This is a predicted structure of a 100-nucleotide RNA (SAM riboswitch aptamer (S box leader)) from a Lysobacterales bacterium.

[in-house]
RNA sequence: AUGAAAUCGAGAGUGGCGCGAGGGAACUGGCCCUGACCGCCCGGCAACCUGGCUCUUCCGCCAAGGUGCCAAAGCCAGCCCGACCUGGGAACGAUUUGUC
Numbered sequence: 001a002u003g004a005a006a007u008c009g010a011g012a013g014u015g016g017c018g019c020g021a022g023g024g025a026a027c028u029g030g031c032c033c034u035g036a037c038c039g040c041c042c043g044g045c046a047a048c049c050u051g052g053c054u055c056u057u058c059c060g061c062c063a064a065g066g067u068g069c070c071a072a073a074g075c076c077a078g079c080c081c082g083a084c085c086u087g088g089g090a091a092c093g094a095u096u097u098g099u100c
Base pairs, nucleotide, nucleotide: 001099002098004097005096006095007094008093013042015041016040017039018038022033023032024031027078028077029076030075043070044069045068047067048066049065050063051062052061053060074092079089080088081087
């Protein structure tokens, strides 16, 4: 950079240090956070890969090595359906695995 698939309402610190103004993917309307966001360290979670156990298989369990993640449902909504609901789907986005 790109393809496909899977998952995204659960889980996980108001931690310490640094920076110093915005941040919560884009746009809009809301609503929130705000020494936040981001970087490093420690701590943690367990989505995928990996290792192990169980198992015909599936499922399940353990570990936390590789990524990832640790406010609020991907914060809510905006597009379609609709029985108008804490409904269903799509689109977009994020993460993982593959190829280059």

The model forms 94% of the base pairs in the Rfam consensus. The sequence was found by an Rfam model in a public genome assembly.